[in-house]
RNA sequence: AUGAGCAUCGCGGGAGAGGGCGCGGGGCGCCGCCGAAGGAGCAAGCGGCCGGUUUCCCGGACCGGUCGCGAAACUCUCAGGCAAAAGUACCGCGAUGGGACG
Numbered sequence: 001a002u003g004a005g006c007a008u009c010g011c012g013g014g015a016g017a018g019g020g021c022g023c024g025g026g027g028c029g030c031c032g033c034c035g036a037a038g039g040a041g042c043a044a045g046c047g048g049c050c051g052g053u054u055u056c057c058c059g060g061a062c063c064g065g066u067c068g069c070g071a072a073a074c075u076c077u078c079a080g081g082c083a084a085a086a087g088u089a090c091c092g093c094g095a096u097g098g099g100a101c102g
Base pairs, nucleotide, nucleotide: 002102006097007096008095009094010093011092012091013090018031020030021029022028032082033081034080038078039076040075041074045069046068047067048066049065050064051063052062053061054060
C1' cells in the first nucleotide's frame, strides 16, 4: 500500500394473520388466527455405551438397542404480531470500525 469475512449505522426493497367479543375509554378477561425479531425441536450424518452375527481369541466389519452432538425460510408458537403507519427475517447500495490471506 491492497484490503476479505465480520460488526454498527444510514438509504432503498421487503410477508402473513382480528380495525374480533365482553355497550364507549382505561384496565382486565375470553375466543380466533399469523411466522420473517428473539427462543425452542429434529433428518441425514458423526461419536459413546450395551447386545448379537462373523472369528479359535482380540481387533475390524455388519445388524439391533440406547445416549449425546446435529441445519433451515421445516416444525412449535414461549416471546412477538394480526387496519394504516411504524418495525422485523432477508436482499442491495453506501459510510464507519476493524483488520484475515497474499
Predicted 3D model of a 102-nucleotide RNA (Glycine riboswitch aptamer) from an Alicyclobacillaceae bacterium. It was read from a public genome assembly, where an Rfam model found it. The coordinates come from a structure-prediction model, not an experiment, and the mean pLDDT is 78. NCBI's taxonomy places the organism under Bacteria, Bacillota, Bacilli, Caryophanales, Alicyclobacillaceae.